A computed fold for a 91-nucleotide RNA from an uncultured Actinomycetes bacterium, annotated as c-di-GMP-I-GGC riboswitch aptamer.
[in-house]
RNA sequence: CACGAAAAGGGCAAACCCGCCGCAAGGCGGGGACGCAAAGUCACGGACCCAGGUCGGGUUCACUAUGACAGGGGUGGCCGGGCUGCCGGGG
Numbered sequence: 001c002a003c004g005a006a007a008a009g010g011g012c013a014a015a016c017c018c019g020c021c022g023c024a025a026g027g028c029g030g031g032g033a034c035g036c037a038a039a040g041u042c043a044c045g046g047a048c049c050c051a052g053g054u055c056g057g058g059u060u061c062a063c064u065a066u067g068a069c070a071g072g073g074g075u076g077g078c079c080g081g082g083c084u085g086c087c088g089g090g091g
Stems, first nucleotide, its partner, number of pairs: 001090001003088002011036002016031006034077001040083003044080003047075004053069003057064002
């Protein structure tokens, strides 16, 4: 440095349930394991998800579909990428 996850020591923790936070997506803690050789970490690129604002149209002027615009939030266990890492054999 790339590869592997057989061995050894282990690690993480999906869905779901409970409590809390959040308008929401979702997050945190506990329980729980579907899985994971980076399921460690970072929203840089892509993708997807969420709520609001403005425009615009309709209009009963309360409200507000589709669409457009400029931003905000989230998902790292969606993919790419950066950084770091135990063990093993190889170079």
Its mean pLDDT, the model's own confidence on a scale to 100, is 84. It was read from a public genome assembly, where an Rfam model found it. Rfam family: c-di-GMP-I-GGC riboswitch aptamer. Rfam links the family to the GO term cyclic-di-GMP binding.